[in-house]
RNA sequence: GGGCAAUUAGCUCAGUUGGUUCAGAGCGCCGCCUUGACAGGGCGGAGGUCACUGGUUCGAGCCCAGUAUUGCUCACCA
Numbered sequence: 001g002g003g004c005a006a007u008u009a010g011c012u013c014a015g016u017u018g019g020u021u022c023a024g025a026g027c028g029c030c031g032c033c034u035u036g037a038c039a040g041g042g043c044g045g046a047g048g049u050c051a052c053u054g055g056u057u058c059g060a061g062c063c064c065a066g067u068a069u070u071g072c073u074c075a076c077c078a
Stems, first nucleotide, its partner, number of pairs: 001074007010027004019058001029045006051067005
């Protein structure tokens, strides 16, 4: 340098054919209850620029282009 893949909550990840309950799960975090206290359990809650920019569309997490980051791979380089 070329090719491929990934990027969604603090972490790990789902998300079907673009369409109103498609902003979701588990873990973690916070509050309350339970306990003498802790752990565990129950109930509730907070937390999101769907990497960024632009485009297509009546409508984009989902389609297209570019950029960035990460991983894999090929080539080059002694």

Transfer RNA from a Flavobacteriales bacterium, 78 nucleotides, folded computationally. Rfam family: tRNA. Rfam's curators write: Transfer RNA (tRNA) molecules are approximately 80 nucleotides in length. It is annotated as a transfer RNA. Its mean pLDDT, the model's own confidence on a scale to 100, is 81. The organism belongs to Flavobacteriales, within Bacteria.